Annotation:
Predicted 3D model of a 71-nucleotide RNA (transfer RNA) from a Lachnospiraceae bacterium. Taxonomically the source falls in Lachnospiraceae (Bacteria, Bacillati, Clostridia, Lachnospirales). Its Rfam family is "tRNA". The family's RNA type in Rfam is transfer RNA. Its family is annotated with triplet codon-amino acid adaptor activity in the Gene Ontology. RNAcentral holds the sequence, with entries from ENA and Rfam.
[in-house]
RNA sequence: GCAGGCGUAGUUCAUCGGUAGAAUACAAGCUUCCCAAGCUUGGGAGGGGGGUUCGAUUCCCCUCGCCUGCU
Numbered sequence: 001g002c003a004g005g006c007g008u009a010g011u012u013c014a015u016c017g018g019u020a021g022a023a024u025a026c027a028a029g030c031u032u033c034c035c036a037a038g039c040u041u042g043g044g045a046g047g048g049g050g051g052u053u054c055g056a057u058u059c060c061c062c063u064c065g066c067c068u069g070c071u
Stems, first nucleotide, its partner, number of pairs: 001070007010024004018054001026042005047063005
């Protein structure tokens, strides 16, 4: 330099055009003599920009970062 893949919550993963979910972590409550465990509830996320669309995490383009292959 060329080609391909991956960026989603603090972390690990789903969802792949129609409200973005789960586990874990965190906070509060219940329980307990206390702690842990357990149960309930709550807050928190689509790398960035643009386009298409009634509607984009999803499709397209550019760009940034990471990984792999080729040279």